[in-house]
RNA sequence: GGACCGGACGGUCGCUCUUGCCGCGUCAAGUGGCACGGGAGGAAAGUCCGAACUCCGCAGAGCAGUGUGCCGGAUAACGUCCGGGAGGCUGGGUUCAAGCCCAGUCGACGGAAAGUGCCACAGAAAACGUACCGCCCCGGCGGCAACGCCAGGGUAAGGGUGAAAAGGUGCGGUAAGAGCGCACCGCCGACGCAGUAAUGCGGCGGGCAGGGCAAACCCCACACGGAGCAAGACCAAAUAGGGAGGGAGUCUCGGGUUGGGCUGAAAAGCCUCGUCCGGGACGCGUGCCUGCUCGGCGCGCCACAACCUCCGGGUAGGUCGCUUGAGCCGCGCAGUAAUGCUCGGCCCAGAGGAAUGACCGUCCAGCUGGAGCAAUCCGGCGGACAAAAUUCGGCUUACAGGUCC
Numbered sequence: 001g002g003a004c005c006g007g008a009c010g011g012u013c014g015c016u017c018u019u020g021c022c023g024c025g026u027c028a029a030g031u032g033g034c035a036c037g038g039g040a041g042g043a044a045a046g047u048c049c050g051a052a053c054u055c056c057g058c059a060g061a062g063c064a065g066u067g068u069g070c071c072g073g074a075u076a077a078c079g080u081c082c083g084g085g086a087g088g089c090u091g092g093g094u095u096c097a098a099g100c101c102c103a104g105u106c107g108a109c110g111g112a113a114a115g116u117g118c119c120a121c122a123g124a125a126a127a128c129g130u131a132c133c134g135c136c137c138c139g140g141c142g143g144c145a146a147c148g149c150c151a152g153g154g155u156a157a158g159g160g161u162g163a164a165a166a167g168g169u170g171c172g173g174u175a176a177g178a179g180c181g182c183a184c185c186g187c188c189g190a191c192g193c194a195g196u197a198a199u200g201c202g203g204c205g206g207g208c209a210g211g212g213c214a215a216a217c218c219c220c221a222c223a224c225g226g227a228g229c230a231a232g233a234c235c236a237a238a239u240a241g242g243g244a245g246g247g248a249g250u251c252u253c254g255g256g257u258u259g260g261g262c263u264g265a266a267a268a269g270c271c272u273c274g275u276c277c278g279g280g281a282c283g284c285g286u287g288c289c290u291g292c293u294c295g296g297c298g299c300g301c302c303a304c305a306a307c308c309u310c311c312g313g314g315u316a317g318g319u320c321g322c323u324u325g326a327g328c329c330g331c332g333c334a335g336u337a338a339u340g341c342u343c344g345g346c347c348c349a350g351a352g353g354a355a356u357g358a359c360c361g362u363c364c365a366g367c368u369g370g371a372g373c374a375a376u377c378c379g380g381c382g383g384a385c386a387a388a389a390u391u392c393g394g395c396u397u398a399c400a401g402g403u404c405c
Stems, first nucleotide, its partner, number of pairs: 001405005007363007015039003019035006041385001045396002048394005053228004065224005070084005085109001087106008110219002115217002117213003132159002134155004139150004167185006186208001187206003191202004232320004242311005249282009259272005283301007327346004332341003364383001366381006
C1' cells in the first nucleotide's frame, strides 16, 4: 500500500415485518393470541458529484450564468474507474558537464504567440531590458615597481538579491566577454515515419525570437431547465364554508300610498288592483321543555329563512409509492485492466415522532493486579467509528482491535 473481518455461542424477557392457524368482528377492514421465518453499515455519516423515479416548466435560436478541460477506453451516467502520454519531485546508474536512462511518487494536465491585469520583500534591474560588486581597455595623476585614485568606454563570464534574472553545458575565441563560432542538449519552423490518439522518433532549416501567473479577468471547446419520496397518486370523516334542488297560507281589521274607474261645478267622497307598516283568528313548518302524545313557550310562513336531500374541493386519518434491484453469490469465457457476457443458485429490514433492544452465563481478543525460576494459575476491567428512512453508482471523512498478501 492492497484485500477482508469488525466480537462468538447459548438462555430469558421484549420491539417490528411477512406467512400460517385460532378467537372477536354479519362479510370485510381491523384487532388479540400462538407458531415458523426475516430484521443496519463498511462507512447506514457528510449530502460533495452522477443517475433512476416523480411532479412542474418548455416553439426555435441567442445572451447571461454554472460546471468540466492531455488521449483512448469502461459505464445507465459521472467531476468516478482503468490503461496510456507528457510534466514536476525523490532516489539510483551514467556522462568532463549539460543531459540521458531506470525505479518510485504526485495532480483541475486546454490556451500566456488575442487582449487586460498582477509579480510582495530583497535586488542595479521583475519586462519597450538593466549594471551594485567585479572583469577589461584607453587617457590623466601619484609611485622605482607592484599598484592606487579620477574621468571616459566595453562587458554580462564570476559574485550578490530573489519563488523566478532574459536559453543550458563543454570547447574554441577575445583586451575582458558574449550564439561571437562549433559540438551536444533545449527551443522555433516546415517535412517524413510510427501510433486510433495524446504523443514519440528522425534528418533538414533557423543562433534563438516568445519570463511566470488563467484555483486573476478572459479566450476556445463541450455539457447543463427547476424542485425533490415532506416527490407524487388514490380513498376520505367531524366541524366550518361553497354549489344545486326540495320546502308549509288563507281570512280579517286599522293606517299610509302609486295607478285606474265612478259621482260631483269644485272641495271632496266612494269603488277597485297592487304595495308598505302594524294587529288578530285559524292553520302549517320547526326548535326547546320530555323518549312519545297532549299542552306550553319561542322563531318563521312566499323566498338569500329555518329545515331536509344531493354534489364538489380541501383538512384530520388511511392506502399506494416501498423495496426483485444498473441486485447478491459461484464457476467459466473475453479483455493488460476498469469491466462485460454465458450458465447455475439465492431473496437479504421496510418501520413511519420512526422497530432492530435489555439482562444473565460461557468463551475470544485487549488492558491490568497477584503468585511462580518458568510453563502456567487465580482475579478485576472491558469491545472502535457510528446507526437505515425512495433506491442505486461514486467520492470524501470517522474507525478500538484482528487476519492475509
Predicted 3D model of a 405-nucleotide RNA (Bacterial RNase P class A) from a soil metagenome. Its Rfam family is "Bacterial RNase P class A". Rfam describes the family as follows. Ribonuclease P (RNase P) is a ubiquitous endoribonuclease, found in archaea, bacteria and eukarya as well as chloroplasts and mitochondria. By type it is a ribozyme. The sequence is in RNAcentral, with records from MGnify.